[in-house]
RNA sequence: AUAUUCCUUCGGGGUCGGGUGUAAUUCCCAAUCGGCGGUGAUGAUUCAAUAUCUAAGUCCGCGACCUGUAUGGUUUUCUAACCGUAUGGCUGAUCUGGUGCAACUCCAGAACCGACAGUUAAAGUCUGGAUGAGAGAAGGAAUUU
Numbered sequence: 001a002u003a004u005u006c007c008u009u010c011g012g013g014g015u016c017g018g019g020u021g022u023a024a025u026u027c028c029c030a031a032u033c034g035g036c037g038g039u040g041a042u043g044a045u046u047c048a049a050u051a052u053c054u055a056a057g058u059c060c061g062c063g064a065c066c067u068g069u070a071u072g073g074u075u076u077u078c079u080a081a082c083c084g085u086a087u088g089g090c091u092g093a094u095c096u097g098g099u100g101c102a103a104c105u106c107c108a109g110a111a112c113c114g115a116c117a118g119u120u121a122a123a124g125u126c127u128g129g130a131u132g133a134g135a136g137a138a139g140g141a142a143u144u145u
Stems, first nucleotide, its partner, number of pairs: 001145001003143008015030001017029003031125002033114002035062004043053003057112002066089010094110005116128003
């Protein structure tokens, strides 16, 4: 340094203000937010760099929600329910101009998107499942080459 297994910790943000109304942080005007890995012509460090750090909500892939199947377990008279493991399905949204060899990533402008359940009235932003789960990140241990 590589690979495998295990352990620990970490691991999501957001309605200012106004209108209507019996009632809305849910409608209307307006405001505001952007998980993880990759890519990437940005920026920083450096004498310089192909080294290090950094750079996409809309590109590629993944996760959360919902859901099918297989299998193990628990409860139950049965139907069935719940939990674990494995593996599937579903799963939103970007253009125009500029520069340039090259840009859906840079610069400028204008757009667009956002699980489920609940609610005196329809929710990305409130409340709840969730002190959960999790893509993954960091550190450590053992073994291997």